[in-house]
RNA sequence: GGCCGGGCUCCGCGCAGUGGGAGCUUGUGAACCGCGUCAGAUCCGGAAGGAAGCAGCGCUAAGCAAUUCCUUCCAGGUGUGCGGAUCGCCCGGCCUUU
Numbered sequence: 001g002g003c004c005g006g007g008c009u010c011c012g013c014g015c016a017g018u019g020g021g022a023g024c025u026u027g028u029g030a031a032c033c034g035c036g037u038c039a040g041a042u043c044c045g046g047a048a049g050g051a052a053g054c055a056g057c058g059c060u061a062a063g064c065a066a067u068u069c070c071u072u073c074c075a076g077g078u079g080u081g082c083g084g085a086u087c088g089c090c091c092g093g094c095c096u097u098u
Stems, first nucleotide, its partner, number of pairs: 001095008009085008018075006025066004034059004042051003
């Protein structure tokens, strides 16, 4: 000096895991400008009936809260596998030269 191998670094492809967001789920949630049902009372009618409809109740929208099982998105000084790049560093072996 050359070759080979290994490790670190770098790149790509998977997997796992960490943190955050979102979805799902549950709860709550509309004086009136959501829906349904509408006691009482009101209106129309000779009557039978009908109409509108407050309170209440129920279901929910937006929002708020909760938590993990699950799904998805993002991130990186996470860790593992495989492949690759360069010669940047380290180690070993062989050959060659002095």
About this RNA: This is a predicted structure of a 98-nucleotide RNA (Bacterial small signal recognition particle RNA) from a Gaiellaceae bacterium. The RNAcentral record of the sequence draws on ENA. Rfam family: Bacterial small signal recognition particle RNA. Rfam's curators write: The signal recognition particle (SRP) is a universally conserved ribonucleoprotein involved in the co-translational targeting of proteins to membranes. Rfam links the family to the GO terms signal recognition particle, plasma membrane targeting and SRP-dependent cotranslational protein targeting to membrane, signal sequence recognition. Rfam classes the family as a non-coding RNA gene. A source record names the gene ffs. Taxonomically the source falls in Gaiellaceae (Bacteria, Bacillati, Thermoleophilia, Gaiellales).